RNAcentral holds the full RNA, with entries from Rfam.
This is a predicted structure of a 391-nucleotide part of an RNA (large-subunit ribosomal RNA, domain III) from Kineobactrum salinum.
Context: one part of a larger RNA
RNA sequence: GAGUAACGAUAAGGGGGGUGAAAAACCUCCCCGCCGGAAGAUCAAGGUUUCCUGCGCAACGCUAAUCGGCGCAGGGUGAGUCGGCCCCUAAGGCGAGGGCGAAAGCCGUAGUCGAUGGGAAACGGGUUAAUAUUCCCGUACUUUUUCAUAAUGCGAUGGGGGGACGGAGAAGGCUAGGCCAGCGCGGCGAUGGUUGUCCGCGUUUAAGGUUGUAGGCUGGUUGCUUAGGUAAAUCCGGGCGACUAAGGUCGAGAACUGAUGACGAGUGUCACUGCGAGGUGACGCGAAGUGGUUGAUGCCCUGCUUCCAGGAAAAGCCUCUAAGCUUCAGUUAUGAAGGAACCGUACUGUAAACCGACACAGGUGAUCAGGUAGAGAAUACCAAGGCGCUU
Repeated sequence: GAGUAACGAUAAGGGGGGUGAAAAACCUCCCCGCCGGAAGAUCAAGGUUUCCUGCGCAACGCUAAUCGGCGCAGGGUGAGUCGGCCCCUAAGGCGAGGGCGAAAGCCGUAGUCGAUGGGAAACGGGUUAAUAUUCCCGUACUUUUUCAUAAUGCGAUGGGGGGACGGAGAAGGCUAGGCCAGCGCGGCGAUGGUUGUCCGCGUUUAAGGUUGUAGGCUGGUUGCUUAGGUAAAUCCGGGCGACUAAGGUCGAGAACUGAUGACGAGUGUCACUGCGAGGUGACGCGAAGUGGUUGAUGCCCUGCUUCCAGGAAAAGCCUCUAAGCUUCAGUUAUGAAGGAACCGUACUGUAAACCGACACAGGUGAUCAGGUAGAGAAUACCAAGGCGCUU
C1' cells in the first nucleotide's frame, strides 16, 4: 500500500422464547422464501468412524460461536434366505510335462484361476440415541445329514436335452400408482359470510399356500427299425407303421387364504414439563378399511412379427447308458430329529465425508418417479422430504 481488495453462487430472511461471560449465525416455536426427474429417497464405487451420546472451544471453520464432518471420552454395525465366500465359466492371467531361446526368459497342452454374466431359499409389522429383509412378533421357504417307514434298477469327469441370449417394431391382457365417489372420525370459524353440493384427516395390509385364467409354444400316445451322437444306450437324431382329438408345457394377473392377525384417524390413564393453550414419553383402547374410473417406460414378454450385421460359455437341473454293484450299496416318496459356518452390514454417497492442494460454483455409474396444467422425464407452481448455500 490499507483497515483497502476479499470473506467462494443474488434460494432471503424476520420475530418471540431458551442457553450462555458473550448470540445475526447454536436450540426451540411462529411467519417468510428456495429445490421438488432434486438441492428428495435407495444402492454401487471410493472414503474409513466422518455415525450416536456426554464434556469442551486453544487450533481447524475465510467473521463470532455456547455450534460443528473440530478436540477428549464412552457407545454403536447381530443374517440358512441381502451381498460376498461357494459351484460354473468369459475376455484375459498362470501353466505340470512340452516347444523355442546365449542367459534372463517367450509360447503353450492337460489343468488351474478369473465377474462386469449363469447357479437354492423371506416377507409384513414392531423396536434403538445410534443396527435391522440381520434383533423381536407373526407367517413362510430352501438345501443338506442321520434315522424310520414304504416302494424300487441304480450307476459318470462320458452321450443327449436344457441353461441359451441380437436389433427394430406392433398389438393385446394386466398390475403398481393416481383420481373420484362412498364410508368413518373430527370441525363450525378472534373479520362480513360459512349446517353446506362445506372443511380437515383416514380409508393400509406382504411373502408364502390353493387354484391355473388372458395368452404363447407344441398335435398327442404307442410299436418296430437304425451307416449318426468317438464305446454303450431304453436317451437324442433319422426311417416305417398303428391308434387318436385333444393332450402337454410355459404363463402375468385376479380370486380365496395368510388375516378372529397387524396397521390405523383418533382417544383414555399415568409421569415429566409449561402461568396457560399445549408439548414429550410410557402403557392401554381403537372407527371406516368399499366401489368406480384412469393407467404405465413395470409384468405377461427370454413372448409375437420382422430384419441382416446372424447376436457368450460352462455348471447347477432333466435324461441315457459304460465299467461296476445287484439280500448290500444306490435311488424315489413321506415323516422325524439335527446342520446351514466364515466375511461385509455404522455413516457419507450429484457430496463439506469420493476425485480435484481447500468445508473448491468443476467431475462422479445405477434404481425410485406423487399432484395441477402439458405430447412430455420439457417448463411453471406444489406434495413427501430437504434446505435459506458460515461474515
Annotation
Lineage of the source: Bacteria > Pseudomonadati > Pseudomonadota > Gammaproteobacteria > Kineobactrum.